Molecule: Bacterial RNase P class A
Organism: Succinatimonas sp.
RNA sequence: AGAGUCGGCCGGGCAACCGCUGCCGUGUACGCGUGUCUUAGACAUACGGUCACUGGGGGAGGAAAGUCCGAGCUCCAUAGGACAGGGUGCCAGGUAACGCCUGGAGAGCGCAAGCUCAUGACUAGUGCAACAGAGAGUAGACCGCCUAAGUGUGAAAACACAGGUAAGGGUGAAAGGGUGCGGUAAGAGCGCACCGCUUUCUUAGUAAUAAGAAAGGCUUGGUAAACUCCACCCGGAGCAAGAUCGAAUAGGUUUCCAUAUGGUGUGGUCCGCACCGGAGACGGGUUGAUUGCUGGAACCGGUGAGCGAUUGCCGGUCUAGAGGAAUGGUUGCCACUGCAAUAAAAAGCAGUACAGAACUCGGCUUAUAGGCCGGCUCAUUUA
Numbered sequence: 001a002g003a004g005u006c007g008g009c010c011g012g013g014c015a016a017c018c019g020c021u022g023c024c025g026u027g028u029a030c031g032c033g034u035g036u037c038u039u040a041g042a043c044a045u046a047c048g049g050u051c052a053c054u055g056g057g058g059g060a061g062g063a064a065a066g067u068c069c070g071a072g073c074u075c076c077a078u079a080g081g082a083c084a085g086g087g088u089g090c091c092a093g094g095u096a097a098c099g100c101c102u103g104g105a106g107a108g109c110g111c112a113a114g115c116u117c118a119u120g121a122c123u124a125g126u127g128c129a130a131c132a133g134a135g136a137g138u139a140g141a142c143c144g145c146c147u148a149a150g151u152g153u154g155a156a157a158a159c160a161c162a163g164g165u166a167a168g169g170g171u172g173a174a175a176g177g178g179u180g181c182g183g184u185a186a187g188a189g190c191g192c193a194c195c196g197c198u199u200u201c202u203u204a205g206u207a208a209u210a211a212g213a214a215a216g217g218c219u220u221g222g223u224a225a226a227c228u229c230c231a232c233c234c235g236g237a238g239c240a241a242g243a244u245c246g247a248a249u250a251g252g253u254u255u256c257c258a259u260a261u262g263g264u265g266u267g268g269u270c271c272g273c274a275c276c277g278g279a280g281a282c283g284g285g286u287u288g289a290u291u292g293c294u295g296g297a298a299c300c301g302g303u304g305a306g307c308g309a310u311u312g313c314c315g316g317u318c319u320a321g322a323g324g325a326a327u328g329g330u331u332g333c334c335a336c337u338g339c340a341a342u343a344a345a346a347a348g349c350a351g352u353a354c355a356g357a358a359c360u361c362g363g364c365u366u367a368u369a370g371g372c373c374g375g376c377u378c379a380u381u382u383a
Base pairs, nucleotide, nucleotide: 002378003377004376005375006374007373008372009371010370012334013333014332015331016330017329018328020059021058023056024055025053026052027051029050030049032048033045034044035043036042037041061354065365066364068363069362070361071360072359073238074237075236076235080271081270082269083268085234086233087232088231089230090104091103092102093101094100105119106117107116108115109114120229121228125227126226127223128222142169143168144165145164146163147162150161151160177195178194179193180192181191182190197216198215199214200213201212202211203210204209242291243290244289245288252282253281254280255279256278257277262276263275264274265273298317299316300315301314302313303312304311305310335352336351337350338349339348
C1' cells in the first nucleotide's frame, strides 16, 4: 500500500433575525361562556375560554415506515370445559412475552476471519416422482461378461439352445453401500482391510451431540414450506377500544323470524352459565366538552455477576402530547462531496441520503447520498 470480514457512531455544525406551538409563572387585561340580581340590562370572574409579557423551560426517528409477531391497557364478561382449527419445531439459557435475542451442537459454503439454515418423525398410515430406462420400492437384465458340466460341429473357432452373472456400459434428478485386495468359469460382502450403517457398552457434557470399544447383517431408497403423526403453546375485537358530562329529537313508520321442546350473548361446533325477544328497511336528532393521552416492563452514569443475551446495587434526569393536526423560514460563516483539474492550491458554482409522532412498549423486515472509528483474516513487497 491492497483485498475481505465483523462491530460501533454521525447523518450537517455555529451565530443572528423573524415566526409557530404545548406547559409553568405574572397580569387592577377581556368578559365569550358561566353565576347572581332589581332581567331591552347590571354586577362578579372561582372554573372553562381569549389576550399580553425585552418572563422561564421544552418541541419529529434510526428507522417515526411495513402492520409481520409479542405484550401493557380497554370492552365483550359473572366464569368454565371439550372437539375442530391455528402457531412453533436441534439443545440450553435470557425476557413481561414472542415466531425475538444469546451461547452451543449438527449440516453446508469460504484458503481464512466469518456467513447461512422452514434443523422433531418415512417400520403408524396414505400419497407423489412427467419423460427416459430392463427396472423407481413386494423396484432389474437393454448392451455386455462367462461356458467347468449338457446338445450340435471331422477337430477347433464361431454360432445356436440352455444355464450363470449384476463387477463394466447406457437411461435418469435419483438405480440394489463406497474404495482396494483376494477369489471365481465369469462375477458378487463371496472373504478380508479401511470407511459407511445397525445394536450394546464406556468416557466427556445439564443436553443437543462427540470420541472410543465390542459384536454383527453386509437388506428394507427419496420426499413431510406433501397429507399426516408426535411435543409444546393459543378466547375475540381493538384507542375510530372505552369512560364521564352536557344538549337535542320522533317513546316515529314498517317488514320478517321466533316465543321456553325457543331465542340472544366478541372466531367455529357442542355442553355449561347468564339474560329474555331477535334481525332488517325508511325517516329524524346529536356530531359539543373533558378524559383515555404520556412517570414508563423509562432513560443516563458508576460498580458487581455472567462467554453472552441480560441482570443486582448505588447515584442522577423528566426529555412532544397536537386535535385537520404545531415543531419552521431567511442570511452569513464553517464542514463534507462533485464540477476538476493543476506541480499544489485559492476564488466560484452546484449538492448534502432514507424520510415526519397521533395510546405506549419489546422485536423482526424493508429504505438509506456521504463520512468517521475499531477488531480480526488473507496473500504480495520492503526492512